[in-house]
Large-subunit ribosomal RNA, domain IV from an Alphaproteobacteria bacterium, 330 nucleotides, folded computationally.
Rfam family: Bacterial large subunit ribosomal RNA.
The coordinates come from a structure-prediction model, not an experiment, and the mean pLDDT is 91.
The full RNA is in RNAcentral, with records from ENA.
The organism belongs to Alphaproteobacteria, within Bacteria.

Context: one part of a larger RNA
RNA sequence: CCAUGCUGAAGGAACUCGGCAACUUGCCUCCGUAACUUCGGGAGAAGGAGGCCCCGCCGGCGGGCAACCGCGGGCGGGGGGCACAAGCCAGGGAGUGGCGACUGUUUAUCAAAAACACAGGACUCUGCCAAGCCGAUCAAGGCGACGUAUAGGGUCUGACGCCUGCCCGGUGCCGGAAGGUCAAGAGGAGGAGUGCAAGCUCCGAAUCGAAGCCCCGGUAAACGGCGGCCGUAACUAUAACGGUCCUAAGGUAGCGAAAUUCCUUGUCGGGUAAGUUCCGACCUGCACGAAUGGCGUAACGACCGCUUCGGUGUCUCCAGCGUGGACUCA
Numbered sequence: 001c002c003a004u005g006c007u008g009a010a011g012g013a014a015c016u017c018g019g020c021a022a023c024u025u026g027c028c029u030c031c032g033u034a035a036c037u038u039c040g041g042g043a044g045a046a047g048g049a050g051g052c053c054c055c056g057c058c059g060g061c062g063g064g065c066a067a068c069c070g071c072g073g074g075c076g077g078g079g080g081g082c083a084c085a086a087g088c089c090a091g092g093g094a095g096u097g098g099c100g101a102c103u104g105u106u107u108a109u110c111a112a113a114a115a116c117a118c119a120g121g122a123c124u125c126u127g128c129c130a131a132g133c134c135g136a137u138c139a140a141g142g143c144g145a146c147g148u149a150u151a152g153g154g155u156c157u158g159a160c161g162c163c164u165g166c167c168c169g170g171u172g173c174c175g176g177a178a179g180g181u182c183a184a185g186a187g188g189a190g191g192a193g194u195g196c197a198a199g200c201u202c203c204g205a206a207u208c209g210a211a212g213c214c215c216c217g218g219u220a221a222a223c224g225g226c227g228g229c230c231g232u233a234a235c236u237a238u239a240a241c242g243g244u245c246c247u248a249a250g251g252u253a254g255c256g257a258a259a260u261u262c263c264u265u266g267u268c269g270g271g272u273a274a275g276u277u278c279c280g281a282c283c284u285g286c287a288c289g290a291a292u293g294g295c296g297u298a299a300c301g302a303c304c305g306c307u308u309c310g311g312u313g314u315c316u317c318c319a320g321c322g323u324g325g326a327c328u329c330a
Base pairs, nucleotide, nucleotide: 001325002324003323004322005321006320007319008318010316011315014314027051028050029049030048031047036041038159052079053078054077055076056075057074058073060071061070062069063068080084092309093308094307095306096305097304098303099301100300104116105115120157121156122155123154124153125152126151132143133142134141160296161295162294163293165226166225167224170223171222172219173218174217175216176215179214180213181212185208186207190203191202192201193200194199227245228244229243230242231241254288255285266282267281268280269279270278
């Protein structure tokens, strides 16, 4: 020096990206427990007291014929130790935000998570030899299912609460016995080659020809989208109001410097002696926004921020000791 343990004056997070690591707490009985809440919870909240040994008194329960044996409770008195859950084992606590409802699942071997799943919600397909899949081919066969639309498949969302606005112009899907276009095929006006000819071989206009596309509608919990400029109020500022251009329609509710804010350490407030983080506001949203769901939410989380109490070798600032290595010598 490395690994792993033990101890430490005073201070107690001053360490550090960050309390990482370590420390604290730890069991049982009794007392006592807040906000909030989906009334279950939150709760082991928090916080506090007791626990060993001896003696006395008063009840209870079980077994036994009985003597007696076993179990358990209450009250009082006394004793010893540094220490009585005397060893091992064995929660640190609280407050406040973000995300995800929750228990679960995951990158075997750098990621356990706010990712996946999930009950619940919605759309859509499927009438049964179902749809959809598997299967050397439009195979047999099989799954679906010994099921039958309260079923099965696909997609999106993701408990619960309050909700989920506007746009169908583009793309997709669905519907539409008209019309336009349209292949093979049908059809043959007309024409060509050849032959003496009958004929043979070709080319070929009208016209009739599906789906598809065009066209007409519908549909956004389908893919998606959801404006600009100028002016205006008796201080100023701002603009409820007006004008104009464009659009399929110009972002409603709610939220907002946010897991989203570039400028930015925005501004104000809180917390600190001091706060690019944190919390509450404001709204100028570079570039939130409603099932690629919006906003809340008790409970839950080896998740991620911020604060705090307790206790600590993390630190001020290091020291000593144990064990095993490294190292030196043999």